[in-house]
């Protein structure tokens, strides 16, 4: 000083699904009732494989529970780009 991989943190962009239901109420609030959905925060389950004398165990996902979230908007929001820092690694 170049270069490159992976994983983080901030910054912008872009991001789906379901009742704008129905009592109550002034109201799309309710940490108020009901019924009926919806997966893409977050938790939870496990396939091959690992492990163990034997169980218990470990294990991924956008796959599944629907706990918790959510079902005008807006806010959230997995992931995906792009910039940026410092890690980390090659080479001069």
């Nucleotide at each position: 000083c170049u270069g490159a991989u992976g994983g983080a943190a901030c910054u912008c962009u872009g991001g789906a699904g379901a009742a704008u239901c129905c009592c109550u109420g002034a109201a799309a609030a309710a940490c108020g009732g009901g019924u009926g959905c919806c997966g893409a925060a977050g938790g939870g389950g496990c396939a091959a494989g690992c492990g163990c004398a034997g169980a218990u165990g470990c294990g991924a996902a956008u796959c599944u529970c629907u706990c918790a979230g959510g079902c005008a908007a807006a806010a959230g929001g997995a992931c995906a780009g792009a910039g940026c820092u410092g890690c980390u690694u090659a080479g001069a």

The RNA shown here (Glycine riboswitch aptamer) has 92 nucleotides.